[in-house]
RNA sequence: CCGCCCUUAGCUCAGUUGGCUAGAGCGCUCCCUUCACACGGGAGAGGUCGCUGGUUCAAGUCCAGCAGGGCGGA
Numbered sequence: 001c002c003g004c005c006c007u008u009a010g011c012u013c014a015g016u017u018g019g020c021u022a023g024a025g026c027g028c029u030c031c032c033u034u035c036a037c038a039c040g041g042g043a044g045a046g047g048u049c050g051c052u053g054g055u056u057c058a059a060g061u062c063c064a065g066c067a068g069g070g071c072g073g074a
Base pairs, nucleotide, nucleotide: 001073002072003071004070005069006068007067010026011025012024013023019057028044029043030042031041032040050066051065052064053063054062
């Protein structure tokens, strides 16, 4: 320098050919339970879907550029 893949909650990830309200597990907070802790049960908070633009009536999903990470080739 060139090509490919990945980027969604604090962590690990899902999201089926663009279509209602963006989710799971773990973690966190509160409540119940206990003398107390753990386990268990219940409730809740937390995300501008890496950034900037574009396409579209509508974008996590499609396109372009950039950034970070990984792999490969010169």